[in-house]
Context: one part of a larger RNA
């Protein structure tokens, strides 16, 4: 490269905005670049092809023909793209009004439960741990128990295959500020759209700088156990760290292991937010979260209107194990590392 993949076999990028590129609704006109037709130039020779012909045959030669798929140039066609004009609304809209949604963000103020430490009071000999123990803590009065004070973090019950957000993520209340969804009638603009190489933004934990805070957990350390041993699992005790600001890291089973749009394709059943109807009757519409079965589709597992089905566009990425996500180079970092990313060999 052609084809052929990417839930589990190798293969979806963590996510989004978006810049070039690539694709792109419907009607009409005009062009006539792509595109299709006919003419004319050229498209050396040799080589391929077809005929015939010479060397005894054959390779090998030699006459003719075809072909040379190309490229200019002209003269038409106009259904499709492509450019140019004019119109339409279904596509889409940080539009307008009218409701609503929710742990969706940021910043501020409260708040009880709990544990742990201070003083104080009652109180006396254990406590605490464990499979059993022992290290510890305690008669300089622990532990339990009452009262009152401070400190840090984290929000029980509601709590639920719920809910929101692009993802990471997001929970006590409460106030500001602020984002976004969704519906319900219009109206308006008139394809304004869809992807999206680079790029730029966000992006768990861990982790690193500076400065603060530290209540309870606790890598690391010590001590006791268990063991043949124990650099573990169990205990007793602990520092970094978990918190905050404010910068950096930039990775994870970032997982639905399933990119993102846009059409289409039976049904049953639960739910969460609207909207419709108030009806002699059990159901409707829109956005969502779920569970089941069907064509169909896969190797099977299963998925099956939230597709892994039937179709289009557009990006990433795969091409046997190992070496290796390593080396070297290079960009990025304070560093820890991170992005990119081979080969020799070997099987």
């Nucleotide at each position: 490269u052609u084809a052929g993949g990417u839930u589990u076999a190798a293969a979806g990028g963590g996510u989004g905005c978006g810049u070039a590129g690539g694709c792109g609704g419907g009607u009409u006109u005009g062009u006539a670049a792509g595109u299709c037709a006919g003419u004319g130039g050229u498209g050396a020779a040799a080589u391929c092809c077809u005929a015939c012909a010479g060397c005894u045959u054959a390779a090998c030669u030699g006459u003719a023909g075809a072909a040379c798929u190309g490229c200019c140039a002209u003269u038409g066609a106009u259904a499709c793209u492509g450019c140019a004009g004019a119109c339409c609304u279904u596509g889409a809209a940080u539009u307008u009004u009218a409701g609503u949604u929710g742990a969706g963000g940021u910043a501020g103020g409260c708040g009880g439960a709990a544990u742990g430490u201070g003083u104080a009071g009652u109180g006396u000999a254990g406590c605490g741990g464990u499979g059993a123990a022992a290290u510890g803590c305690a008669u300089a009065g622990a532990u339990a128990u009452u009262a009152c004070a401070c400190a840090g973090a984290a929000c029980a019950c509601c709590a639920a295959u719920u809910g929101c957000g692009a993802a990471g993520g997001c929970a006590g209340c409460u106030u500001a500020c602020u984002a976004a969804g969704c519906u319900a009638c219009g109206a308006u603009u008139g394809a304004c759209g869809c992807u999206g190489a680079g790029g730029c933004a966000c992006g768990a934990a861990a982790g690193c700088g500076u400065g603060g805070g530290g209540a309870g957990c606790a890598a690391a350390c010590a001590g006791g156990a268990u063991u043949a041993g124990a650099u573990a699992c169990c205990c007793u005790g602990g520092u970094a760290g978990u918190c905050c600001a404010c910068g950096c890291u930039g990775u994870a089973a970032a997982c639905g292991a399933u990119g993102a749009u846009u059409a289409c394709u039976c049904g049953u059943u639960g739910u969460u937010g609207g909207c419709a109807a108030u009806a002699c009757a059990c159901a409707g519409u829109c956005a969502g979260c779920g569970a089941c079965u069907g064509a169909g589709c896969g190797a099977a597992a299963g998925c099956a209107u939230u597709a892994a089905g039937u179709a289009a566009u557009c990006c990433a990425c795969c091409u046997g194990g190992g070496g290796a996500g390593u080396a070297c180079g290079u960009u990025c970092g304070c560093a820890a590392g991170a992005a990119u990313g081979a080969a020799a060999c070997u099987c």
Model confidence (mean pLDDT): 86 of 100. A computed fold for a 347-nucleotide part of an RNA from a metagenome, annotated as small-subunit ribosomal RNA, central domain. The RNAcentral record of the full RNA draws on SILVA. Rfam family: Bacterial small subunit ribosomal RNA.